[in-house]
RNA sequence: GAUAGAGGCGCGGUACGCAUCAGUACCCUUCCGCACAGGCCAGGCAGCCGCGGAAACGGGGAAAGGGAAUACCGCCGAAGCUGUGAAGAUGCCUGAAUCUUGGCAGCUGGGCCGUCAGAGAACAUCUGCCGGACUGUCACAAAGUCUUUUGUGAAGCGCUAUC
Numbered sequence: 001g002a003u004a005g006a007g008g009c010g011c012g013g014u015a016c017g018c019a020u021c022a023g024u025a026c027c028c029u030u031c032c033g034c035a036c037a038g039g040c041c042a043g044g045c046a047g048c049c050g051c052g053g054a055a056a057c058g059g060g061g062a063a064a065g066g067g068a069a070u071a072c073c074g075c076c077g078a079a080g081c082u083g084u085g086a087a088g089a090u091g092c093c094u095g096a097a098u099c100u101u102g103g104c105a106g107c108u109g110g111g112c113c114g115u116c117a118g119a120g121a122a123c124a125u126c127u128g129c130c131g132g133a134c135u136g137u138c139a140c141a142a143a144g145u146c147u148u149u150u151g152u153g154a155a156g157c158g159c160u161a162u163c
Stems, first nucleotide, its partner, number of pairs: 001163005008076001010075006018067001026060003029055006038049003041095005079108006086101005109135002112132003116128004137154007
């Protein structure tokens, strides 16, 4: 240097249905009020349209994101996160916000539990700092002896095997 592997509630993706989202948004009807300048994230252009409230003991009625299961696929920096540019989308331009793609740099061995914080409809779930025990690898030390136990420490650009 190449190849092949190991950690285990191991990581990620896709498909299908299911629950939730939610009787919410939204549409219609009735009533009341406001308005011919206002609304659609901000400003301008264009386009479209009246606006707000009440009636659930008026009628109808979603979706996306996120979720656990099953099946299949790719894998063991699997993957995730943070920062920073770049390209694209939301009618056009500028900005904001959100989403997708990939570049660069940094951090994290892994899953679990918990306080706090953020996102989220949510007590689901995800993310971050911190803490806790567990687990795998290697190094060192001690004990034991058929390769195990205990303690300390480190990080995957690591470890094991073969060439």